[in-house]
Context: one part of a larger RNA
Order: sequence, then C1' cells, then structure tokens
RNA sequence: UGAACGCUGGCGGUAUGCUUAACACAUGCAAGUCGAACGGAGUCUUCGGACACAGUGGCGGACGGGUGAGUAACGCGUGAGAAUCUGGCUCUAGGUCUGGGACAACCACUGGAAACGGUGGCUAAUACCGGAUGUGCCGAGAGGUGAAAGGUUAACUGCCUAGAGAUGAGCUCGCGUCUGAUUAGCUAGUAGGUAGUGUAAUGGACUACCUAGGCGACGAUCAGUAGCUGGUCUGAGAGGACGAUCAGCCACACUGGGACUGAGACACGGCCCAGACUCCUACGGGAGGCAGCAGUGGGGAAUUUUCCGCAAUGGGCGAAAGCCUGACGGAGCAAUACCGCGUGAGGGAGGAAGGCUCUUGGGUCGUAAACCUCUUUUCUCAGGGAAGAACACAAUGACGGUACCUGAGGAAUAAGCAUCGGCUAACUCCGUGCCAGCAGCCGCGGUAAUACGGAGGAUGCAAGCGUUAUCCGG
Repeated sequence: UGAACGCUGGCGGUAUGCUUAACACAUGCAAGUCGAACGGAGUCUUCGGACACAGUGGCGGACGGGUGAGUAACGCGUGAGAAUCUGGCUCUAGGUCUGGGACAACCACUGGAAACGGUGGCUAAUACCGGAUGUGCCGAGAGGUGAAAGGUUAACUGCCUAGAGAUGAGCUCGCGUCUGAUUAGCUAGUAGGUAGUGUAAUGGACUACCUAGGCGACGAUCAGUAGCUGGUCUGAGAGGACGAUCAGCCACACUGGGACUGAGACACGGCCCAGACUCCUACGGGAGGCAGCAGUGGGGAAUUUUCCGCAAUGGGCGAAAGCCUGACGGAGCAAUACCGCGUGAGGGAGGAAGGCUCUUGGGUCGUAAACCUCUUUUCUCAGGGAAGAACACAAUGACGGUACCUGAGGAAUAAGCAUCGGCUAACUCCGUGCCAGCAGCCGCGGUAAUACGGAGGAUGCAAGCGUUAUCCGG
C1' cells in the first nucleotide's frame, strides 16, 4: 500500500473493497412522466361526476451511473484568441389573425408459430400544411423571403418573432506532456495559393486548377508503453514513484461501419448494415448485448448483499397532488486500512503447589496466583429514547427502538504473534549428529549446537503479529 498468504481474533467510529479476462452472462431492477395538449373503448356512479388506461402529441431518454480498451494527440494542463451555436432559465419589445387536408386509436376483413403486420372505412389535437401581418434576414437599391396554439379557469400558464444576459458546447494558437538512433530520413491532399462545396462556424475539412513545397539530430518518421490533471506516497529540500477512492477533462459501450431525430448524439439500457457469439422457431423467420446495481461462471494470490428506502440531498416529467429515480441516503459482509477503547485496579510472601534449572544450598516463573478490598469502560437484562423534517396548516424517518440516557447484575464476555549467533532488544536444558533442518547477509549442523526441533525463560509489538510483493528514502 485498493494488497495477498500463515497463525490468532473483544468492541466502536470513519473510510475502502476485481489492481487479473474491455472474458461470457441466468434472473430481477437501473427512465420515465404529463388527462390542465387530443379523440376515445373501459370500471364505478347518489347520474352531478370520479377513477384508471392502450394510442396521437409534448418534454425528458445527450443528465445521472460504469469502464480505461483505444489514444503520445490541441487528448490533457495552462495561458490567449475569433469565424460560431446554445433547449430549459432571466430581462426587454412586439405578436398570437384566417383557412385546409390527413393519420393512429377505433371498426370490419385478413397474413404469420411468433416477432410483427396488410387492406378498406371513421375521427381529434398544442400533430401536419396553406394565406395574412411582421421590428428580423438577404440585397447597393428596387425588391425578395419568412411565425404562431391553445389549455384550465377567472387568474394563470402556454405558443411565435426579435434583441440582451447567463449557462453549456464546438473551433484556433503559444508553452508543457514517457522510452528507444541496435528507428535517419519522412511526406502527393503532401505544403501553400485562387475559386467553389460543405458546416452553427474557421480551415485541404472536401473538390477543381496553379505553384513545388512542408517536416527533420532543438530527434521528423517508425517502434514500444500509456487515458491526462487536481493530486497520492516518499523526501529536510531538490527530486523520485504512482494516477485506487473523491473532483475536472477525454475516450469507449459485444466488434466494425453509418446516418436519422433533436438545442444538443453520430446516442451504454435508440435505429440501420456487416461480423462473431448466445437463445427461440411450426425451419418460413425472429430475439439479445451488465465497462448501470446486485448476482453467476471463468481467470486469479485476491476484492462484498440477487438487502432497505425515496425520509434527506439531487435529477426527469407535471399547474399541482404526485409518479419515476440500484443517482443518492442507509444497512449487510471483510481486522482491508486509520483512529480510539478494553481484556481490570489497589493490597497481597509461608516467596504456596506445580513447571524449568540445579553444585541438593538454592535460583527462576513470581505479587504472578490463591486470598482481601474496589470499580463496571465493555458485556447481559430492563426502562426511557432522539437530532437529522424543510416545504401555509396538517401529515411525513429507510436508517431504527439505532445513537444516547437511566437502573440492575457480576471480574464478570475478551491475547496473541514473531523473535532470542552478529547486524538486532532478548539464554539455558533436552533431542538430533554435515542427518533432519535453518538462512535477509555473514553463515550454523560431522556428539556438550545460546544459529536445527521441543521445553522453560526472556525480548519486541499487540487485536493484531509475521512473511511475500511493490514504491520512496537512508
């Protein structure tokens, strides 16, 4: 240290938890919401209405969450810049007039095993399409072009156009950003210009033509490795190593390619094509994508629950009530790490018994135990019991009967691990006999081994202690 392994293990708080196969995934959930945009089949009905819903339509599925494969790059960091867009939000100004035709749902018929359709008919809208007006835009001018939608209700909220702001995003440039020269030359859209195309926008971004340039020992090109940063670890510093968790940016979403919709995507839980793989099939055809949260197999020395809740914070939709939210808040598991606490305190010598040793005098374990007195942190039981809740009032707590408080009980429930030749704190006995074994280095062991194995004792650290791996320093 995101560690692992061995032995051992009482509690609490706070963090952290697939570093390996961007390997394959059973199952459940992770993005919906709006009936105050619209027509409708349904249920209940006190006949007033209420409820819930497939479909059309709107907003949101570009956020949030995951991963680090790719990328040595304007990707990131930092500083500057001009040729841009920006839904929702805020402010300002003006407008919201008048027409039309459809398509779902539904009904009828019908294809298919299914997924999913086909034909005919009816219908609404804030869906779609005209006309009018228009500060805007184009244009030297004349002129051209070009909007809108209502709903609930008695006050709001929508819609359209233009301008400004805020936010977000795209783009350009200076500087910085690993290793290898046993990689020295590289480059034809290549470098530049003109005209165009394209884009929200600049630009060889692309096309046509013209010029022949451009980069390179200040390391081009090639090869290898790698997401970058704030930071983290270490160090007196300079520096070195790393880039888990948290935060910012980037890239990716089975592999490769493509566009559609949209303010925004070339879109993780959208679409199309191709490929590999898996599954269903009535063999005609279909379905799928956990690098979301859990979980499974596999790989591995190694990394957790198929838990609770939307109560809080935040997000989407909605006028609101509310609904959704594996974001998040929590609980569970793991001594994985850090911090804190405990395993008792005071007294107690006939230095008991017993162990070890022994020269048979003794020494040592050792005030250690027993025993006496005390305490109750912990523990068990009982009683009380939060804050976190804020939204007019009311109601509302997953955690949780948790934290905490009070009372009762009883030393009660709680110590190990490594080492003891020198470095290096700590020594004797027995066994073994170059055997068995130890070992970080020097080295121990061949009959008295403080070095192997056991025992007693000692030393060190302590709910941990050792070993291994790795990084920094000495």
This is a predicted structure of a 474-nucleotide part of an RNA (small-subunit ribosomal RNA, 5' domain) from an uncultured archaeon.
Rfam family: Bacterial small subunit ribosomal RNA. Its family is annotated with ribosome and structural constituent of ribosome in the Gene Ontology.